[in-house]
Context: one part of a larger RNA
Molecule: small-subunit ribosomal RNA, 5' domain
Organism: uncultured bacterium
């Protein structure tokens, strides 16, 4: 000097972009933050209405709340860095060891039966959470059956590639394996098996990644192998036998510390630090285990099971999980509204129309960073008044003000008033930004230092006391170095001071 996710003291006008809980991954009140679909199903409250009745009522049509069955979807976005020194991350690779919903292309089918269950209805437990038993239905919801172009499994013959394990592929033969329908009836949309694509993921390998040796040894599923099991899939992943083996001063093991990178700061660069936002990738979900369900999870707003810690009870017995938005309380030097709105981008449902989206666009606080821009311009005296200072002569402040002329950025009133939205409609933001009149210099400067490193000097007052100080050092009666005051300097809507880098 620069630089900061900054905090503190003084001051503060405005606008434009950005940031904003570094700490206790500690607690959490409230409200939102994932639903949607009637073009898959069966119900159907209420509400309009036909008809036939003095009326109770009985019987059709619409419409359709709600909750259930069932798909999808919740594995995505959306915090957070607490673990983890790891194939977690980067980076070249490898899968002749894999999977893959929706989406595109290709091409082949969609036949024909059953059985039940919620919702409802009864009757029953419970304070509640919920939840039992009987009846009564539908489905694209579950189950067999046919059928086999296709797959997949065994045997079994060719070609091609490959160093090989083996892969493509093009044939017999046996064997197992499929579907769901629904509508606006059309070149719709769904369902079933497949072949490919994309984009997605799992895995594996080289190489890179801190500090400690005041940590020298470590190791029993250990380390290989035959063989089973699991798995999409290779493996000691996991068993059960065999073998004694694997790794380390080129630093294992233990210990510490830490989310990695693009990057970001310094630097001339090598480097060195650092990983706030924004983007990628990982790991977590009160703490610890575990599987379900899916294409996908060992799942933030899902399930079980321990545990801590709260709630709520009728004391039997149940809820809860903000490291999503806001928003409280604790901690701390310190970090924000319990707002608006789906208009725009995205996203999940739906054929749409929409719904739903604290993702996102906006608003609001905060000089917290950056950048702008204002607080006037031009004239004005041998030069007012006050105030310091003085050798008392004067000198400074100082063209500064006063005055005279302008100007209206900004402030203040009025008017008008968007772009972002596509072929049409649809704007939270917003009566904003802008633009035009009106009125006035009219609303707007402060912080720091001045001994010397360093730009900037006198007077008082104090008397090693008060106090200053980043070092060197000031202060014990003429202190440019304390405290005021005038002056000067420096930078300005900020200035100074701490803290960390380099």
């Nucleotide at each position: 000097g620069g630089a900061u996710g900054a905090a503190c003291g003084c001051u503060g006008g405005c606008g434009g972009c950005g940031u904003g809980c570094u700490u206790a991954a500690c607690a959490c009140a409230u409200g939102c933050a994932a639903g949607u679909c009637g073009a898959a199903c069966g119900u159907g409250a209420g509400c309009c209405u036909g008809c036939a009745g003095c009326a109770a009522u009985g019987u059709g049509g619409g419409u359709g709340a709600a909750a259930g069955u069932g798909g999808c979807a919740a594995a995505c976005g959306g915090g957070u860095g607490a673990g983890g020194a790891a194939c977690a991350c980067g980076u070249a690779g490898a899968u002749a060891a894999c999977c893959u919903g929706c989406c595109u292309c290709a091409a082949a089918g969609u036949g024909g039966g059953g059985g039940a269950u919620a919702a409802c209805c009864a009757c029953g437990g419970g304070a509640a959470a919920c939840u039992g038993u009987g009846g009564c239905u539908a489905a694209u919801a579950c189950c067999g059956c046919a059928u086999g172009g296709c797959u997949u499994g065994g045997c079994u013959g060719g070609u091609g590639c490959g160093g090989g394990a083996g892969c493509a592929u093009c044939g017999g033969c046996c064997a197992a394996g499929a579907a769901a329908g629904c509508u606006u009836u059309a070149g719709g949309u769904g369902c079933u098996a497949u072949g490919a694509g994309a984009g997605g993921g799992g895995u594996c390998u080289g190489c890179g990644u801190c500090c400690g040796a005041u940590u020298a040894g470590c190791u029993g599923g250990u380390u290989g192998g035959u063989g089973a099991g699991g798995u999409a899939a290779c493996g000691g992943c996991u068993c059960a036998c065999c073998a004694a083996g694997g790794c380390g001063u080129u630093g294992a093991u233990c210990g510490g510390u830490a989310g990695c990178u693009g990057g970001u700061c310094u630097g001339a660069g090598a480097g060195g630090a650092c990983g706030a936002u924004c983007a990628g990738c990982c790991a977590c979900a009160c703490g610890g285990g575990a599987a379900c369900u899916g294409c996908g999870a060992c799942a933030c707003g899902g399930u079980c099971c321990c545990g801590a810690c709260u709630c709520c009870u009728a004391c039997g017995g149940g809820g809860g999980g903000c490291a999503g938005c806001a928003g409280u309380g604790a901690g701390g030097a310190a970090u924000a509204u319990u707002g608006g709105g789906c208009a725009a981008u995205g996203g999940g449902c739906g054929c749409a129309a929409g719904c739903c989206u604290g993702a996102c666009c906006c608003a609001g606080c905060a000089a917290c960073g950056c950048c702008g821009c204002g607080u006037g311009g031009a004239g004005g005296a041998c030069g007012a008044c006050g105030g310091c200072c003085u050798u008392c002569g004067g000198g400074u402040u100082g063209u500064a003000a006063a005055c005279u002329c302008c100007u209206u950025u900004u402030u203040g009133g009025g008017g008008g008033g968007a772009a972002a939205a596509g072929a049409g409609a649809g704007g939270a933001u917003g009566g904003u930004a802008c633009c035009c009149c009106c009125a006035g210099a009219a609303u707007c400067a402060g912080u720091c230092a001045c001994g010397g490193c360093u730009a900037a000097c006198u007077a008082c007052g104090u008397g090693c006391c008060a106090g200053c100080a980043g070092c060197c050092g000031c202060g014990g009666u003429a202190a440019u170095a304390c405290g005021u005051a005038g002056g000067u300097g420096a930078c300005g809507a900020g200035c100074g001071u701490u803290a960390u880098c380099c």